[in-house]
Small-subunit ribosomal RNA, 5' domain from Candidatus Woesebacteria bacterium GW2011_GWB1_41_10, 474 nucleotides, folded computationally. It matches the Rfam family "Bacterial small subunit ribosomal RNA". Gene Ontology terms of the family: ribosome and structural constituent of ribosome. Model confidence (mean pLDDT): 86 of 100. Taxonomically the source falls in Candidatus Woeseibacteriota (Bacteria, Bacteria candidate phyla).

Context: one part of a larger RNA
């Protein structure tokens, strides 16, 4: 010189775009982050009607979703990445292309009735519906089999029609796509030899089991093998990459923000559901916290915000589903702290302004003087000129809103400069004071009575809404 998610220091006029707990993977009051479908299904209520029906809310049962979206980097040195490959595989929604969709039957929740319990809640009797659950029936293909033969399905709704009707979305079987995932194999991946031997499910092999699927993944036998100085094993440290910063390049240093990918969800364990697995599911242990009627029970912000602690340090308990984007839904539309905007912080990058021209008695002050003078200095005054920004007023476009841009007008130089450094390196000097003191200081060094090196003034240099210090990196 350059860089930074920075931080202190002094100082600030204003806009755009971005960025903000790097420290305790600490503990969290509160509100809010995943819910939708009455066009699946039975009750209830509420309104409208005389009724017949209509219209809507709606706890429950039932379908989808909740495995995405969001966060955070604890662990991980290889069950992880990137990167080129492969085979033994599943795949919900969605697209194609093909064949059904038939016939029956038992519960249950919701509701009532009775009991316990402070509560969380939970028991027993009773009654009901489905696209919920189980049969029979059917098999074009599909699984099993070496054949012959076996085996397995399925739900209806809404509109229409006079109607055996037509239409739509569904539901089941099989194929192929597309996504999406698990598995595997080679190369590469930090430092320590003051870590040199490590390993008995370990290495193969056969049978079996298990698994969507290969395999010591597991058991059982059988052999004895496997890895290692081309660095095993053991011990530090670390979440990888696309990138980012620096360099002319090689390289060196990082992994914020945004993209993939892997890990986690107070700590450890475990299995259900499901196409797919677990932050805001469950269940068991641990430590913390609340609530209790003392017998019992809740809870997990590394989601947004916010609060307490720690810290040099890092923001609002903001609005809005208007845009994109996802959930469900036949829509209509609900829901959504993702995401879209607003707020806060000169934290960073870019942009604009703090005014333009004239103006010599070179005014006054200021410092400096050899006292003649010199310099601050065209710099002020002074004239005359503009209106960027900022204020005030109209109007217009966009927006959900907040506000924003855009165009017109009207006073008015008005509202707006600061910091650090002037011995050398390194651009910029005198003068007072101080007297090896007070202090400065990145080296090198300066101060002990003529200090351009301290402090102060005046001048000067260099940056500029910044500037300087400190800390990293190159």
């Nucleotide at each position: 010189g350059g860089a930074u998610g920075a931080a202190c220091g002094c100082u600030a006029g204003c806009g755009g775009c971005g960025u903000g707990c790097u420290u305790u993977g600490a503990a969290u009051a509160u509100g809010c982050a995943a819910g939708u479908g009455g066009g699946a299904c039975g009750a209830g209520c509420u309104c409208c009607g005389c009724a017949a029906g209509g219209a809507g809310c709606g706890a429950g049962u039932c379908g989808c979703g909740a495995a995405c979206g969001g966060c955070u980097g604890a662990g991980u040195a290889a069950u992880g990445g990137a990167u080129a490959g492969g085979a033994a595989u599943c795949u919900a929604c969605c697209u194609u292309u093909u064949g059904a969709u038939g016939u029956g039957g038992a519960a249950u929740a919701c509701c009532c009735c009775u009991g316990c319990g402070a509560a969380a809640g939970c028991a027993g009797g009773g009654c009901u519906a489905a696209u919920a659950c189980c049969g029979c029936a059917u098999a074009a293909g599909a699984c099993c089999u070496a054949a012959c033969g076996g085996u397995g399905a399925a739900a209806g709704c809404a509109c229409u029609u006079a109607a055996c009707u037509g239409u739509g979305c569904g539901u089941c079987g099989a194929a192929a796509g597309a996504u999406g995932a698990g598995c595997c194999u080679a190369u590469c991946u930090c430092c320590c030899a003051u870590c040199a031997g490590c390993u008995u499910g370990u290495u193969g092999g056969u049978a079996g089991g298990g698994u969507a699927a290969u395999g010591g993944c597991c058991u059982a036998c059988c052999a004895a093998g496997g890895c290692u100085a081309u660095g095993a094993c053991g011990g530090g440290u670390a979440g990888g990459g696309g990138g980012c910063g620096u360099g002319a390049g090689a390289g060196c240093g990082u992994g914020a923000c945004c993209c993939c990918c892997c890990a986690g969800a107070a700590u450890g364990g475990g299995a259900c559901u499901g196409a797919g697995a677990a932050c805001g599911g469950c269940c068991c242990a641990u430590a913390c916290a609340c609530c209790u009627a003392c017998g019992g029970g809740u809870g997990g912000c590394a989601g947004c915000a916010g609060c307490u602690g720690g810290g040099a340090a890092u923001c609002g308990u903001a609005c809005g589903c208007a845009a994109u984007g996802g959930a469900c839904g036949a829509a209509a539309g609900u829901c959504u702290g993702a995401c879209g905007u607003c707020g806060c912080g000169a934290c960073g990058c870019c942009g604009c302004g703090u005014g333009g021209a004239g103006g010599a008695u070179g005014a006054a002050g200021g410092c400096c003087u050899u006292c003649g003078g010199g310099u601050u200095g065209u710099a002020a005054a002074c004239u005359u000129c503009u209106u960027u920004u900022g204020u005030c007023c109209u109007g217009a476009a966009u927006g959900a809103g907040a506000a924003u841009u855009c165009a017109g007008g009207a006073a008015g130089a008005a509202u707006a400069a600061g910091c650090a450094c002037c011995u050398g390196c390194u651009a910029a000097c005198u003068c007072u004071g101080u007297g090896c003191c007070a202090g400065c200081a990145g080296c090198a060094g300066c101060g002990g009575u003529c200090a351009u090196a301290c402090a102060g003034a005046g001048g000067g240099u260099g940056c500029a809404a910044g500037c300087g210090u400190u800390a990293u990196c190159c």